[in-house]
């Protein structure tokens, strides 16, 4: 973008068009082809004339009308289908000297003169009918002879000219054969007939050249090629016969299967192609299937015969009748395609002399939006921007000038009125002319007038009324694609052309509103094309994406050096002829415009013909450069045969010689005291050639390696004697082709599939040992595939170098183991250039050029049938069907790796104490319950949120109140606010009476704070950490995240941030296409350690004095406190180290190398955690999911885990005795001395709002006892009496005394923390808090071992490599099983088409024979009768259909089995 369309929603009107693509299925019923009386015999007889007449008619004449049958012409035109058909069927183009042609148009001649039937009509027979028989008679423009007759036909014998050949064409001698029909009209004449000769038209026949698929169809052909002769036909021609030859076709695609009319044109597309073949035109086939012939000018004939076959119908059962692929119409089929209309008026056809008659050709209406094209549903004003819908941030916005209102118009509509072109003819009538006629008439012919003729239709166009009145819908709005919002839905419903959307905030689903596209249409299928350079002539490609045959040789084919002459097939140009019309372009014109219709012009191609010669191509002659010969020289694992030579293996046989050997990560199997391995001799055998040896050599490749011989084959060099394009390349085809296998005979050492046994191992049909058969080895002979790779066909030429290496050759030399040129090969690097990129880069994947091979999205499959090759194994050639939206290729960033490299951390190691066993405490799961209230869940959840659940906390239960409310804010009314107290409840709630009278004031009233209304609201530890803020937690205090500009790279991205060193660092330094800069590291802050000052109270005492005592007097020197400073920076030395960054040692210092500790946590990652601190969007709840009270639970107990505490004792326990801290807190508090109580602890109170008051520090140390024991260890766990705290201590608290004395004897696998003032270990504050610490957060006291070193294990960081991973290895994926459903091979077989073969039978038919038998025309003959010629019948040839038989081929089923695909 188109359609003969369909099918969904809607539909006002006109014009033009179009209208069974399916069943070439089956058909009722009408109609489609008849006409001529001027061909003929009949028959019928109107108006009208005459006569008769009983007034009723009746008879003659007449001769319009119609008409069955004999002739004649048409029924091969018109119409409709597209079943067949790969063909001279169609299309162009040409023959035909190989032809025929009714009707027409032109010419030439002619139509004498006879004849015998025939239908109808009559009589009659026979049948249900359709129809037939026989017998009489009759006509012809039906039908037959003779006549006449040539320029026709044919034979003969010629001469001239032409032709591509058989020949043709003119001229002209003989001879022979061959026609006719009337008819109309008084008549002129007209219309017919015969013969023939030319035109036209229209057909027949041959030829070039075009246009479809399969090669998984490769071979086909017997009248088949051809030739002689004959038939036969309008005509050639194997057309068809006989006879004779063996042809002919075919890789340039034969035959055979499949499909299909063709074509002009139609779609589309820039074209170039590609698709179609409806409607119009041109051909062609066919008319129920199939065969056939007759008539004819023409047919093997749609509305004609004969046969055969299936259907239909009629029947009196004997028989007989049909043929819509002709217009309508019906069943049927189907997604689907119209009226059983009108008319011959036009236009065109048949007949006729004309009138005229016939025409479902035609022309018109008639259905259907099927298309195409045109109008119309209203115009113009109206903002209060109405109401009403929609949303909303609530202000607003938008539907929207849209509506209403007002002011026009009348296109369509609806009524009436006028009202066409289309119509020209022939006719007829009247005038005039012409011939005609003595002269008129008639008729004729010609001119002019005039009548007459319309189906569509009272249509189209035109007037005039009248009303804005009867006329808008369909899709879509996530990107592609022009167009958004809302609400419902909640991976449901659904959507969808690709991508995709939809799991509670959907622009993607439905629905509304609004927007957008299009408009009597709009989507949606379906089918072609384009986009698709996506089969690439224009116009692809093949190292890795899909592609290069494993390699030569070579037939055909393709393409081929140089120079000259000739041709003129290819090429290029001038004319000529065709290219039907109609379509299409371009201009004009006609319907009011368009579509539509007229009219001019214009057009591939082929075909005939002049001309040009450069290129190809031929043909002629040369050439030498390509290509080969030849001479001289050279290198080689190049091939084949034969032969040989050492070293090792094994094995045999002797010797020596003892217990092992042998193997393995470690072992065993296995060898061995019957003597092994070792070890020396000697022998047997069979293989394979160490070193040399090399990105060296040779070969077409596969491949070639000890030596030596014999035979052979290619290749480089160097010269130019010889040939003179002898070339390249190669479909088919032929040869060679590793390993493996395979056949047949040998051989057989060592190696070794299979296979045995041992190991490993969850298992090991395996990796590994130890045996060990094929087989490796020869000879013949098959197989012909490999990642047969350079994944890169061969040949020729051109295009920068550099640097190896092999084998020739020259040149110069100081003759060397040098330089430099060159030719052939084989590496390596690197420019232009090409490539997606990687990478190729004179050995090209650069620039060309020529041949040949393959490629066309994945899988299905290199599979299946099939065909060929093979002993086999199998190979080679090669589909579909169904599936998916991908597969792939490079390259890239990161992640990963039982890769590599470096490097780091209590990461291991090396120590030291744990934990894990038990007892109890605490959390957590689980179980339980009315409730055990949420939450956290690897590290990173689990003495976590909880710095502290008897009530309160509190979110949970159970009961049992409240409803604007425990709590805020407005509104309104009353009252001061309060504070005791009674009853009643289990208490809140409720009742009730009492006390008592707040501030400010312009005295109106206001403020606060109580109570009550009222609705707006309040509340909510209800849900959604996956809607979020805001905080925190890990990797991690790990050293890394980034960026600007620049440069590279198509790009993704790189570079910088790699490299070399360092370093705790991306910490510095040097390099370096980078050059800087940010967050992070360091540093700044805090707190230790050292010291200087300044200050000394409540601290502190050296010296002086004084006390029971820093008590006090005095002093601030020391301690301390606690301001401000100093002090450490690799600053200084030595050695390293790139004169660097740094590193090591060292002095000197209180401290040395970030001195120690803290706080301080980059870009990000885990949808990590929290809605229950908070805050919040959204959904829920609202006399309840708010809110108050009271009891309960959060404290449960078979169990299981986490974290902790005391132990399990002698380093220890009790018991006595003696030291010495720091941080802290303290008034609803910390409490001293003193008194009682064994004790908790009371009483009672001194001091302190604190450097002043408060509090016995343990561990140690010093004695004494205990003696290794379930204890004088150990303290559960239980009972009694107490004591505190607080309405309350029972579920559910702490502490004491006194008695009781449970596990436990040091803890399995695994696990945990620690490098120094730490670990272990002992106390001691403090915070929450009425009370309650084994937790937590601080503080001080004693105070240790160990680190060789970085292989492992766990984490991390940088570089590098490898990936099929990117949700990123907790990936990603491979095969069997199991089930589900496609599709498809095979399959005993069965069922059905097709198209041949061979036999049999053979209808109608045509030829041919025959023809006893019939038989008008003609001939013989008075005649009977005969002859010619015909015909019934019968034969033979051919043959449809049919029937037998064996194969082919293609389809559907098939139990059941293979595999593949999808979930």
């Nucleotide at each position: 973008g188109a359609c003969g369309a369909a099918c969904g929603c809607u539909g006002g009107c006109g014009g033009c068009g179009u209208g069974c693509c399916u069943a070439a299925c089956a058909c009722a019923u009408g109609c489609a082809a008849g006409u001529c009386g001027a061909g003929c015999g009949a028959a019928u007889g109107a108006a009208g004339u005459u006569c008769c007449u009983u007034c009723g008619g009746g008879a003659a004449c007449g001769g319009a009308u119609u008409u069955a049958g004999c002739g004649g012409c048409g029924g091969a035109c018109g119409g409709g289908u597209g079943a067949g058909u790969a063909a001279c069927a169609c299309g162009u183009g040409g023959g035909c000297a190989a032809c025929c042609u009714g009707c027409c148009u032109c010419a030439u001649a002619g139509a004498g003169g006879g004849g015998a039937a025939u239908a109808g009509c009559c009589u009659u027979c026979c049948g249900a009918a359709a129809g037939g028989g026989a017998g009489a008679u009759u006509a012809a423009u039906a039908c037959c002879g003779c006549a006449u007759a040539a320029g026709a036909u044919u034979g003969u014998a010629g001469u001239a000219c032409c032709g591509c050949a058989u020949g043709g064409u003119a001229c002209a001698g003989c001879a022979a054969u061959u026609a006719a029909a009337g008819g109309a009209g008084u008549a002129a004449u007209c219309c017919g007939c015969u013969a023939u000769g030319a035109g036209a038209u229209g057909g027949g026949c041959c030829c070039g050249c075009g246009g479809c698929g399969c090669a998984u169809u490769a071979g086909c052909u017997a009248g088949u090629u051809g030739g002689u002769g004959a038939g036969g036909u309008a005509a050639c021609g194997g057309c068809u016969c006989a006879c004779c030859a063996a042809g002919g076709c075919g890789a340039c695609g034969a035959u055979a299967c499949a499909u299909a009319g063709c074509c002009g044109a139609c779609c589309u597309g820039a074209g170039a192609g590609g698709g179609u073949g409806a409607u119009c035109g041109g051909c062609c086939a066919c008319a129920c299937u199939g065969g056939g012939a007759c008539u004819g000018a023409g047919a093997c004939a749609c509305g004609g015969c004969c046969c055969a076959g299936a259907c239909u119908c009629c029947u009196a059962c004997g028989g007989g009748a049909g043929g819509c692929a002709g217009c309508a119409g019906u069943a049927g089929g189907g997604a689907a395609u119209c009226u059983u209309c009108g008319g011959c008026a036009a236009u065109g056809g048949g007949g006729g002399c004309a009138a005229c008659c016939c025409u479902g050709a035609c022309c018109g209406a008639g259905c259907a939006a099927c298309g195409c094209c045109g109008c119309g549903u209203g115009a113009g004003u109206g903002a209060a921007g109405a109401a009403g819908g929609u949303u909303u941030u609530c202000g607003g916005a938008u539907c929207g000038u849209a509506a209403a209102g007002c002011u026009c118009u009348g296109u369509u509509g609806u009524a009436a009125g006028a009202g066409a072109a289309g119509a020209a003819c022939g006719u007829g009538u009247g005038u005039g002319a012409g011939a005609g006629u003595g002269g008129a008439a008639a008729g004729u012919u010609c001119a002019c007038a005039c009548a007459g003729u319309g189906a569509c239709g009272g249509u189209a166009a035109c007037u005039u009324a009248c009303c804005a009145g009867a006329a808008a819908g369909g899709g879509a709005c996530g990107g592609c694609u022009a167009a958004c919002u809302a609400c419902g839905u909640g991976c449901c419903a659904g959507c969808a052309g690709c991508c995709g959307c939809g799991g509670u905030a959907a622009u993607a689903c439905g629905u509304a509103g609004g927007u957008c596209c299009c408009g009597a249409g709009c989507g949606u299928u379906g089918u072609c094309c384009g986009g698709a350079u996506u089969u690439a002539u224009u116009g692809g490609g093949c190292g890795u994406a899909a592609a290069g045959c494993g390699a030569g040789c070579g037939c055909a084919g393709g393409c081929g050096g140089u120079u000259u002459a000739a041709u003129a097939a290819g090429u290029c140009u001038g004319a000529a002829g065709u290219u039907a019309a109609a379509g299409g372009c371009a201009g004009u014109g006609g319907c009011u415009u368009a579509a539509c219709c007229a009219u001019u012009g214009u057009u591939c191609g082929c075909u005939u013909u002049g001309g040009a010669a450069a290129c190809u191509g031929u043909u002629a002659a040369a050439c030498u450069u390509g290509a080969g010969u030849g001479c001289a020289g050279a290198a080689g694992g190049g091939g084949a045969g034969a032969g040989u030579g050492g070293a090792a293996u094994u094995c045999c046989a002797u010797g020596u010689g003892u217990a092992g050997c042998g193997g393995u990560g470690a072992a065993a199997u296995g060898c061995g005291u019957a003597g092994a391995u070792a070890u020396a001799u000697g022998g047997a055998g069979g293989a394979a050639c160490a070193c040399c040896g090399g990105u060296g050599g040779c070969g077409a490749a596969a491949g070639c390696g000890g030596c030596u011989c014999u035979c052979u084959g290619g290749u480089c060099u160097g010269u130019a004697a010889c040939u003179g394009a002898c070339g390249c390349u190669g479909a088919g085809g032929c040869u060679c082709g590793a390993a493996a296998g395979c056949g047949u005979g040998g051989g057989g050492a060592g190696c070794a599939a299979a296979c045995a046994g041992g190991a490993u191992u969850a298992g090991a049909u395996a990796c590994c040992c130890u045996g060990g058969u094929a087989g490796u080895c020869c000879a013949c002979g098959c197989c012909g595939u490999a990642a047969a790779c350079g994944a890169u066909g061969a040949a020729u030429a051109c295009u920068a170098g550099g640097u190896g290496u092999a084998g020739g050759g020259g040149u110069u030399g100081u003759c060397a183991u040098g330089a430099c040129c060159u030719c052939u090969g084989u590496g390596c690097c690197g420019c232009c250039g090409c490539u997606a990129a990687c990478g190729c880069a004179u050995u090209a994947a650069g620039u060309a050029u020529u041949c040949c091979g393959c490629c066309u999205g994945g899988g299905g499959a290199g599979u299946a049938c099939g065909g060929u090759c093979g002993c086999a194994a199998g190979a080679u050639u090669a589909a579909a069907a169904c599936u998916c939206a991908a597969a792939g290729g490079a390259a890239u960033u990161g992640a990963c790796g039982g890769g590599g490299g470096c490097c780091c951390g209590c990461a291991c190691a090396a120590g030291c104490a744990g934990c894990g066993g038990a007892g109890c405490a605490u959390g957590u799961g689980g179980u339980u319950u009315a409730a055990u209230u949420c939450g956290a869940a690897g590290c990173a959840a689990c003495g976590c949120g909880a710095a502290g659940a008897a009530c309160c906390u509190u979110a949970c239960c159970u009961a049992g109140a409240c409803u604007u409310g425990a709590c805020a804010u407005c509104u309104c009314c009353u009252g001061c606010a309060u504070u005791a107290c009674u009853c009643u409840u289990a208490a809140u709630c409720g009742a009730g009476g009492a006390a008592g009278u707040c501030c400010c004031u312009u005295c109106g009233g206001g403020g606060a704070c109580a109570g009550g209304a009222u609705g707006a609201c309040a509340g909510g530890u209800g849900g959604u950490g996956c809607a979020u803020g805001g905080u925190u937690g890990u990797c991690g205090u790990c050293a890394g995240c980034u960026c600007g500009u620049g440069u590279c790279g198509u790009g993704a991205g790189a570079u910088g941030u790699u490299g070399g060193g360092u370093u705790a660092a991306g910490u510095c330094c040097c390099g370096c296409a980078a050059c800087g800069a940010g967050c992070g590291c360091a540093a700044c802050c805090c707190u230790u350690a050292u010291u200087g000052u300044u200050a000394g109270u409540u601290g502190c005492c050296a010296u002086c004095a004084u006390u029971a005592a820093g008590u006090u007097g005095g002093g601030c020197a020391c301690u301390c406190u606690a301001g401000c400073g100093a002090g450490a920076c690799u600053g200084c030395c030595c050695g390293g180290g790139u004169u660097a960054a740094c590193c090591g040692g060292g002095a000197g210092g209180a401290a040395g190398g970030u001195g120690g500790g803290g706080a301080u946590g980059a870009c990000g990652u885990c949808a990590a955690a929290u809605c229950a601190u908070c805050a919040u969007g959204c959904c829920c709840c609202u006399u309840a999911u708010g809110u108050c009270u009271a009891g309960g639970g959060c404290u449960a107990c078979a169990c299981a885990c986490g974290u902790g505490c005391u132990a399990c004792a002698a380093u220890g326990g009790u018991c006595g005795g003696u030291a010495c801290a720091a941080u802290a807190a303290g008034a609803c508090g910390c409490a001293a001395g003193c008194c009682c109580g064994c004790g908790a602890g009371g009483g009672g109170g001194a001091g302190c709002a604190a450097a002043a008051c408060u509090g016995g520090a343990a561990a140690a140390c010093c004695g004494a006892u205990c003696u290794c024991a379930g204890u004088u260890c150990g303290g559960a766990u239980u009972g009694u009496a107490g004591g505190c705290u607080g309405a309350a201590a029972c579920u559910c608290g702490c502490c004491u005394a006194c008695a009781u004395g449970a596990a436990g004897c040091u803890g399995g696998a695994g696990u945990u923390g620690c490098u120094a003032g730490u670990a272990a270990u002992c106390g001691c504050g403090a915070a929450u808090c009425a009370g309650c610490a084994u937790g937590u957060c601080g503080c001080g006291g004693u105070g240790a071992a160990u680190a060789c070193g970085u292989u492992c294990c766990c984490g991390g960081g940088c570089c590098u490599u490898g990936u099929a991973c990117a949700c990123a290895c907790c990936g990603c994926c491979c095969g069997u099983c199991a089930c589900a459903c496609c599709a498809u091979g095979g399959g005993a077989g069965u069922u059905g088409g097709c198209a041949a073969u061979a036999c049999c039978c053979a209808a109608a038919g045509u030829a041919c024979g025959u023809g006893a038998u019939c038989u008008a025309a003609c001939c013989c003959g008075u005649a009977a009768g005969g002859g010619a010629g015909g015909a019934a019948g019968c034969g033979u040839c051919c043959u449809a259909a049919g029937g037998u038989a064996g194969g082919g081929u293609c389809a559907g089923c098939g139990a059941u089995u293979g595999g593949g695909g999808u979930g």
Predicted 3D model of a 1463-nucleotide RNA (small-subunit ribosomal RNA) from an uncultured bacterium. RNAcentral holds the sequence, with entries from ENA. It matches the Rfam family "Bacterial small subunit ribosomal RNA". Its mean pLDDT, the model's own confidence on a scale to 100, is 82.